[in-house]
RNA sequence: CAAGGAAAAAGCCAAACCUGUCGCAAGGCAGGGACGGAAAGCCACGGAUCUCACGCAGACUGCCGGGUUGCCCAU
Numbered sequence: 001c002a003a004g005g006a007a008a009a010a011g012c013c014a015a016a017c018c019u020g021u022c023g024c025a026a027g028g029c030a031g032g033g034a035c036g037g038a039a040a041g042c043c044a045c046g047g048a049u050c051u052c053a054c055g056c057a058g059a060c061u062g063c064c065g066g067g068u069u070g071c072c073c074a075u
Base pairs, nucleotide, nucleotide: 004073005072012037013036017032018031019030020029021028022027035062041068042067043066045065046064047063049059050058051057
């Protein structure tokens, strides 16, 4: 440096559910919470799925790919 993630350690994220709030909705945001996660960081780029006021509209990256950056270990 590259491949890799069984074990260890430091830190990180936060499903369901509850409360508040925004939205027609799917859902978003904040707080609590912890099922999980090695990209569960970022980008709606392709597919899937979902919503609707059906339009030149939206949602979802913790569904699968793709792009890009990156912590620890490295026996």